[in-house]
RNA sequence: UCUGAAACAAGGCAAACCCGUCGAGAGGCGGGGACGCAAAGCCAGGGAUCCUCGGGGCGCUUCGACCGCCCACGGACCGCCCGGCCGCCAGG
Numbered sequence: 001u002c003u004g005a006a007a008c009a010a011g012g013c014a015a016a017c018c019c020g021u022c023g024a025g026a027g028g029c030g031g032g033g034a035c036g037c038a039a040a041g042c043c044a045g046g047g048a049u050c051c052u053c054g055g056g057g058c059g060c061u062u063c064g065a066c067c068g069c070c071c072a073c074g075g076a077c078c079g080c081c082c083g084g085c086c087g088c089c090a091g092g
């Protein structure tokens, strides 16, 4: 540096769901729990998907609230894909 997850060795992570907690929410964190994962380690750079308290506009209305739609800003997610960085073991 490349390849591999068939075997050997050490192990690692932890889906759904449940409890607690933070958040308007997507979702995050902790505990339990294992569906799976050779990067299911880290990074929000590109795409995809998801959220929308608050701000603006339109519709509805006598007016307003509620509700629906749109816009801008913002946010989530790396176990969706691409990309970047680091890495165990074995073999070349």
Base pairs, nucleotide, nucleotide: 001092002091003090004089012037013036017032018031019030020029021028022027035079041085042084043083045082046081047080049076050075051074055071056070057069058068059067